Predicted 3D model of a 513-nucleotide part of an RNA (small-subunit ribosomal RNA, 5' domain) from an uncultured bacterium.
Context: one part of a larger RNA
RNA sequence: GACGAACGCUGGCGGCGUGCUUAACACAUGCAAGUCUGGGGGUGUCUUCGGGCAUCACCGGCGAACGGGUGCGGAACACGUGAGCGACCUGCCCUGGGGUGGGGGAUAGCCGGCCCAACGGCCGGGUAAUACCGCAUACGGCCUGUCCGGUUGGCGGACGAGGCGAAAGCCCGCGCAAGCGGGCGCACCAGGAGGGGCUCGCGGCCUAUCAGCUAGUUGGGGGGGUAACGGCUUCCCAGGGCGAUGACGGGUAGCUGGUCUGAGAGGAUGGCCAGCCACAUUGGGACUGAGAGACGGCCCAGACUCCUACGGGAGGCAGCAGUGGGGAAUCUUGCGCAAUGGGCGAAAGCCUGACGCAGCGACGCCGCGUGGGGGAGGAAGGCCUUCGGGUUGUAAACCCCUUUGGCCCGGGACGAACGGGUGGUUUCGACCGCCGUGACGGUACCGGGAGAACAAGCACCGGCUAACUCUGUGCCAGCAGCCGCGGUAAUACAGAGGGUGCGAGCGUUGUCC
Numbered sequence: 001g002a003c004g005a006a007c008g009c010u011g012g013c014g015g016c017g018u019g020c021u022u023a024a025c026a027c028a029u030g031c032a033a034g035u036c037u038g039g040g041g042g043u044g045u046c047u048u049c050g051g052g053c054a055u056c057a058c059c060g061g062c063g064a065a066c067g068g069g070u071g072c073g074g075a076a077c078a079c080g081u082g083a084g085c086g087a088c089c090u091g092c093c094c095u096g097g098g099g100u101g102g103g104g105g106a107u108a109g110c111c112g113g114c115c116c117a118a119c120g121g122c123c124g125g126g127u128a129a130u131a132c133c134g135c136a137u138a139c140g141g142c143c144u145g146u147c148c149g150g151u152u153g154g155c156g157g158a159c160g161a162g163g164c165g166a167a168a169g170c171c172c173g174c175g176c177a178a179g180c181g182g183g184c185g186c187a188c189c190a191g192g193a194g195g196g197g198c199u200c201g202c203g204g205c206c207u208a209u210c211a212g213c214u215a216g217u218u219g220g221g222g223g224g225g226u227a228a229c230g231g232c233u234u235c236c237c238a239g240g241g242c243g244a245u246g247a248c249g250g251g252u253a254g255c256u257g258g259u260c261u262g263a264g265a266g267g268a269u270g271g272c273c274a275g276c277c278a279c280a281u282u283g284g285g286a287c288u289g290a291g292a293g294a295c296g297g298c299c300c301a302g303a304c305u306c307c308u309a310c311g312g313g314a315g316g317c318a319g320c321a322g323u324g325g326g327g328a329a330u331c332u333u334g335c336g337c338a339a340u341g342g343g344c345g346a347a348a349g350c351c352u353g354a355c356g357c358a359g360c361g362a363c364g365c366c367g368c369g370u371g372g373g374g375g376a377g378g379a380a381g382g383c384c385u386u387c388g389g390g391u392u393g394u395a396a397a398c399c400c401c402u403u404u405g406g407c408c409c410g411g412g413a414c415g416a417a418c419g420g421g422u423g424g425u426u427u428c429g430a431c432c433g434c435c436g437u438g439a440c441g442g443u444a445c446c447g448g449g450a451g452a453a454c455a456a457g458c459a460c461c462g463g464c465u466a467a468c469u470c471u472g473u474g475c476c477a478g479c480a481g482c483c484g485c486g487g488u489a490a491u492a493c494a495g496a497g498g499g500u501g502c503g504a505g506c507g508u509u510g511u512c513c
Base pairs, nucleotide, nucleotide: 001512002511003510005509006508007507008506009505012368013367014366015365016364017363018361019360020326025324026323027322029321030320031319034062035061036060042055043054044053045052046051069279070278071277079203080202081201082200083199084198085197088196089195090194093192094191095190096189097188099186100185101135103133104132110125111124112123113122114121115120141164142163143162144161145159146158147157148156149155169184170183171182172181173180174179205251206250207249212242213241214240218238219237220236221235222234223233224232254276255275256274257273258269259268260267261266281302282301283300284299285298304315305314306313307312332358334357335356336355340354341352342351343350344349371401372400373399374398381392382391383390384389405454407449408448409447410446411445415440420435421434422433423432424431425430457502458501459500460499461498462483463482464481468497469496470495471494472493478485479484
């Protein structure tokens, strides 16, 4: 000098930050992920009998792999940086191309019946779809074959035959209808953007009181597996591979941008914010999916908690609050989706403890205030005294003035642009005017009023080190960072007066430079 600090004394206001460093200990309660013009059904309601509206669960679509938390593990291609993939994947989004034909069988909801303490389950009947399954068609899209260029092998291209592989409809307008137009979709191919997977060079801890390590081990052939390379996996074969430039083992640790310190070199550190990684009660496993081996999904096992009719079930705050516990120590079971962002939706909109705000804590940084000017016969009181006086001290009183913060009254935002309504313009993409939309909040801010009024402490004063006397105590009581003070005049203990330094703080402790 610094701090996510704590402790002691003290404490007026505001802004911006920041707040379980310990038990990745256990968790009551509430909330934190839903949403939807499609299909079917139930119920209610309106009906011009065509249908419309509302609502709920189910089938279905998309999302739930993001966002949020934590730092357990991990010394590793985990991270950082620079390259590579002729070895790869990619939902939604963008660009281009051509397509969307014609069929089928189920099943939930529902109806009927039954079992069950609960969680839940069984049987029969019957129904729909953008759910599911064939068929057709299609582009060398994929496989097999030949060839050319190229070279790490799957890259670029040509040819022919065989095989394989698609789809889904809905809404709006016009129309009697057929149909036409528009919008949103669906499927295939090619490309892009963004995202991810894999490989490699280099870089960043301690320990030799760890010196040898290794059997899928190192390489090859066959098979398998993956989006993909690979000993990733399996069988066989060979006997390799690593190591004093530290293998192997042990300990410790999330990594980085950064942060602190320092003139720098360096040292220390990785809290908040951002990127990456890992984890989600412990261990294991796969499923679904473009994406997970999935915090608020599933299955199994363990520990724990709860319910039970004892047969069996339910649960996972390292999400936001909050509770117990541990600890020197760390907050509200708040408000709002108004903004930003995200999910779904054509939209209106719904959801969002992300986020925006508010609350608590001097925890930190910064700003402001606790008044300003005048005022001597130098009041009183305190303290000291050589008893003359000195000092507190212009300090107070007193006079004049000001009014930040606080108090009272009045006005009162920016953040708001959208989407929506309405009027106008329009190249039909859109644009302009008006109305309307704010948790924070009657807050900030502005104006007015009263009124010096309500607002100062803490540490130190032997030397280092700025600041001295008195009294008490008597190697006691005590102080102390180091040197050292205290045994009868102690500037070093304790109190007082005075002084010094900082100041809404001041000291102490801890840690780093």

Background
Its Rfam family is "Bacterial small subunit ribosomal RNA".